[in-house]
Predicted 3D model of a 74-nucleotide RNA (transfer RNA) from an Anaerolineaceae bacterium.
RNA sequence: GGGCGAUUAGCUCAGUUGGUUAGAGCGCUUGUAUCACACACAAGAGGUCGUGGGUUCGAGUCCCUCACCGCCCA
Numbered sequence: 001g002g003g004c005g006a007u008u009a010g011c012u013c014a015g016u017u018g019g020u021u022a023g024a025g026c027g028c029u030u031g032u033a034u035c036a037c038a039c040a041c042a043a044g045a046g047g048u049c050g051u052g053g054g055u056u057c058g059a060g061u062c063c064c065u066c067a068c069c070g071c072c073c074a
Stems, first nucleotide, its partner, number of pairs: 001073005007067001010026004019057001028044005050066001052064003
């Protein structure tokens, strides 16, 4: 330098042919319960979907650029 893949909540990851409130598990907070803690149960917070553009009535999803990570080739 070239090719492929990944980037979504604090962490690990889903997300259908682009379609109308963006999710799960773990973690965190609060409550119940306990002498107390853990477990359990109930409720809640937390996201400009890596950056910047484009297409579209509509983009996490399609296109381009850049960044970062991994693998391969030279």

The coordinates come from a structure-prediction model, not an experiment, and the mean pLDDT is 82. Rfam family: tRNA. The RNAcentral record of the sequence draws on ENA.